Molecule: FMN riboswitch aptamer (RFN element)
Organism: Bacteroidia bacterium
RNA sequence: CGGUUUCUUCGAGUCAGGGUGUGAUUCCCUACCGGCGGUGACAGUCCGCUAAUCCCCUUCAGGGGACCUGUCCGGCGAAAUUCCGGAACCGACCGUAAAGUCGGGAUGGGAGAAGAGAUCC
Numbered sequence: 001c002g003g004u005u006u007c008u009u010c011g012a013g014u015c016a017g018g019g020u021g022u023g024a025u026u027c028c029c030u031a032c033c034g035g036c037g038g039u040g041a042c043a044g045u046c047c048g049c050u051a052a053u054c055c056c057c058u059u060c061a062g063g064g065g066a067c068c069u070g071u072c073c074g075g076c077g078a079a080a081u082u083c084c085g086g087a088a089c090c091g092a093c094c095g096u097a098a099a100g101u102c103g104g105g106a107u108g109g110g111a112g113a114a115g116a117g118a119u120c121c
Base pairs, nucleotide, nucleotide: 002120003119004118005117006116007115008114009113010112017029018028019027031101032100033091034090035049036048037047038046044089045088053066054065055064056063057062071087072086073085074084075083093104094103095102
């Protein structure tokens, strides 16, 4: 250094200004935000994963499956749908004047990250 295993900690951000209206951070103009791992080079939009929702199994500890949105052009370069320039697009469920940004399930769950111990070679 590596394998197995136990424990601890960490593990998502966002409505500023204006309009209409009895009422909207929900509509309209404009603004703002971007989880985890990977990838020849830094990714919301490439590849894979998580949460939510739904279905199935279950010894009720858990396990399996479905669903799962959205990017192009130019430049530099050995290499970039990842950088730079430009123009776009996307965002679970429930509540409420229709919500990526408010409130709620959630002091939950979690991809994973870091550290410590045990053990094996």